[in-house]
A computed fold for a 107-nucleotide RNA from Siminovitchia fortis, annotated as SAM riboswitch aptamer (S box leader). The organism belongs to Siminovitchia, within Bacteria.
RNA sequence: CUCUUAUCAAGAGCGGCGGAGGGAAUAGGCCCUGUGAUGCCCGGCAACCUUCAGUUUUUCUGAAAAGGUGCUAAUUCCUACAAGUCUAUUGACUUGGAAGAUAAGGG
Numbered sequence: 001c002u003c004u005u006a007u008c009a010a011g012a013g014c015g016g017c018g019g020a021g022g023g024a025a026u027a028g029g030c031c032c033u034g035u036g037a038u039g040c041c042c043g044g045c046a047a048c049c050u051u052c053a054g055u056u057u058u059u060c061u062g063a064a065a066a067g068g069u070g071c072u073a074a075u076u077c078c079u080a081c082a083a084g085u086c087u088a089u090u091g092a093c094u095u096g097g098a099a100g101a102u103a104a105g106g107g
Base pairs, nucleotide, nucleotide: 001107002106003105004104005103006102007101008100013042015041016040017039021032022031023030026080027079028078029077043072044071045070048068049067050064051063052062053061054060076099081096082095083094084093085092086091
C1' cells in the first nucleotide's frame, strides 16, 4: 500500500507542557479556538486482541483490565452518490452505497 471480516447514536479531566490555528482529503455548510485550541505528557473511557469462568462444538454468556492497540467537542460534526416519502423548486426525512477511522487476520 492492498484484500477480508466486524464496529462506528454510548463513554471518557475545570490536570501539566506549549503557543496558533484546528475539525482526514476536495467542495459547500456549520462549528471549536489567546476564557488558550491542534499536539505532547499524565489521568480517564471502552473492551477489538487478550486473561479467567461457564456453556458446547469453536459459538454464546458473564467477569477482569496486567499486556498490545484504540479513543478521549459536536452521529465518522453535517451534506456530496442512488432509491423512496413529504413538500412544491427548494428543502426535510428514511434506507442503502461511496469515502474514512479502528481492531483482528491475510497478501
The prediction has a mean pLDDT of 82.